[in-house]
Context: one part of a larger RNA
RNA sequence: GAUGAACGCUGGCGGCGUGCCUAACACAUGCAAGUCGAACGAAGCGCCUGGCCCCGACUUCUUCGGAACGAGGAGCCUUGCGACUGAGUGGCGGACGGGUGAGUAACGCGUGGGCAACCUGCCUUGCACUGGGGGAUAACAGCCAGAGGUGGCUGCUAAUACCGCAUAAGACCGAAGCGCCGCGUGGCGCGGCGGCCAAAGCCCCGGCGGUGCAAGAUGGGCCCGCGUCUGAUUAGGUAGUUGGCGGGGUAACGGCCCACCAAGCCGACGAUCAGUAGCCGACCUGAGAGGGUGACCGGCCACAUUGGGACUGAGACACGGCCCAGACUCCUACGGGAGGCAGCAGUGGGGAAUAUUGCACAAUGGGGGAAACCCUGAUGCAGCGACGCCGCGAGAAGGAUGAAGUAUUUCGGUAUGUAAACUUCUAUCAGCAGGGAAGAAGAUGACGGUACCUGACUAAGAAGCCCCGGCUAACUACGUGCCAGCAGCCGCGGUAAUACGUAGGGGGCAAGCGUUAUCC
Repeated sequence: GAUGAACGCUGGCGGCGUGCCUAACACAUGCAAGUCGAACGAAGCGCCUGGCCCCGACUUCUUCGGAACGAGGAGCCUUGCGACUGAGUGGCGGACGGGUGAGUAACGCGUGGGCAACCUGCCUUGCACUGGGGGAUAACAGCCAGAGGUGGCUGCUAAUACCGCAUAAGACCGAAGCGCCGCGUGGCGCGGCGGCCAAAGCCCCGGCGGUGCAAGAUGGGCCCGCGUCUGAUUAGGUAGUUGGCGGGGUAACGGCCCACCAAGCCGACGAUCAGUAGCCGACCUGAGAGGGUGACCGGCCACAUUGGGACUGAGACACGGCCCAGACUCCUACGGGAGGCAGCAGUGGGGAAUAUUGCACAAUGGGGGAAACCCUGAUGCAGCGACGCCGCGAGAAGGAUGAAGUAUUUCGGUAUGUAAACUUCUAUCAGCAGGGAAGAAGAUGACGGUACCUGACUAAGAAGCCCCGGCUAACUACGUGCCAGCAGCCGCGGUAAUACGUAGGGGGCAAGCGUUAUCC
């Protein structure tokens, strides 16, 4: 000098930051990922068309029993329309965003290259197409089983769900040919034969989509050179091990995996083993070189109760998806089930120690949607903490009788000290009142009646902490008497202690000051 700090004493205001470093310990409760009715069927609600049935005003007829006409109303079915609701099929998104640092000494990260060995949803550009069919199934209804979670059977139905067929510029596969080029395997182009592969409609009249191919952009995957902590009181390690041939697998290369063959491969330029650790941009320090650190912010990686596994998908081996096993918690009718805060708050525990179960989607950004809009504990804000940095205030001028008090004294005085009192003035901050934004493109502001401006008002509401032997700035008195105590080092204290305790005075810093810990 610095800190994600803690502790002691003290504490006025504001701005900007920042806040579980320990138990990757366990978690009550709420929220954190949905959305689309312009893909689809059905249900509920309102209005409308038509039908059936019931009640039935008025009027007419009447043999007084009733009959006819039938406005209007209720129920059921039906046609169409409309807004919405929750469940279902379907699409896109839940692989982003957010958290944590356990593991990892590794192509994990950093940096520089390579892929003639690769993939890429949504987006952009270009070319071509979007023809015609089929069978189901959830929802729903009924029945059944079960304490429940949930499951089974029968029947009905739709689609941008699923499956054939047609078409094929083009892609892919197979076998030949030609040209050009390259660092090897080889790459690109041309012509053409055989095989094989597409599609979906919706709103309603110009859009949103769908399919194939090519290119771009973006995002990823793989490989390589170099760099990346400590220990030799760890010296040998290795059998899929090292290489080859053939295959499997993958988007793709590869012992990645497998069969066979060979016996290799790494190592004092430190293999292996053990310990420790996420890496970097950066941050701290330092004149620099260097040393230390990896909180916040940004990039990459890894993980999601522990271990394993795949499914779906453009993308996962998937935090708030699935399956299995383990531990733990909960429910149970004992047969069986449910759960995963290292998301935001919050609780217990651990600890020297680290916050609110807040407001809003107004802005920025993200997902869905044609849009309106919906969702968003991302984010924007607010709350708490002097935890840090920065700024401001606590008054200013005059004022000697050098008042009183206190301390000291050689009793004369000296110090506190222009300090106070007193006089005049001012009003920053806080408080009160009035006005009142920008942030928002036409509307829409959580923050917030906030920032800011103005007015009135009172010197009022606002100072402490450490030190005073030397290092090191600042000295006397009393108490104590190697006691009590102090102390970073040297060292103080055993009867006049500037070193202990108190007081007066002084020095330093100041809403802080000291101490402890750690780094330079």
Overview:
The part of an RNA shown here (small-subunit ribosomal RNA, 5' domain) has 520 nucleotides and comes from an uncultured bacterium. Rfam family: Bacterial small subunit ribosomal RNA. The full RNA is in RNAcentral, with records from Greengenes. Its mean pLDDT, the model's own confidence on a scale to 100, is 83.